A computed fold for a 71-nucleotide RNA from Mariniphaga sp., annotated as Fluoride riboswitch aptamer (crcB RNA motif). Its mean pLDDT, the model's own confidence on a scale to 100, is 77. It was read from a public genome assembly, where an Rfam model found it.

[in-house]
RNA sequence: UUUGCACCCGGCAAUGAGGUCUGCCGUUAACCGCCUGAUCUGCUGUUCAGGCUAAUGACAUCUACCAACGG
Numbered sequence: 001u002u003u004g005c006a007c008c009c010g011g012c013a014a015u016g017a018g019g020u021c022u023g024c025c026g027u028u029a030a031c032c033g034c035c036u037g038a039u040c041u042g043c044u045g046u047u048c049a050g051g052c053u054a055a056u057g058a059c060a061u062c063u064a065c066c067a068a069c070g071g
Base pairs, nucleotide, nucleotide: 009026010025011024012023013022016062017061019059020058021057033052034051035050036049037048038047040045
């Protein structure tokens, strides 16, 4: 100096909060939902417009939202 491993730390897993667990990543990263039409394009794909589901990666709690019923 380079590489690998372990520990610690930090970040992330399509809408909020804290908790637990799991997975991924180390700033050159993990991550950034789906459908339809149009556009550019040989294709992949990009861009624009319209529409749809979901507060979780998983578990429960709180909050927000939606539907039904009862008081």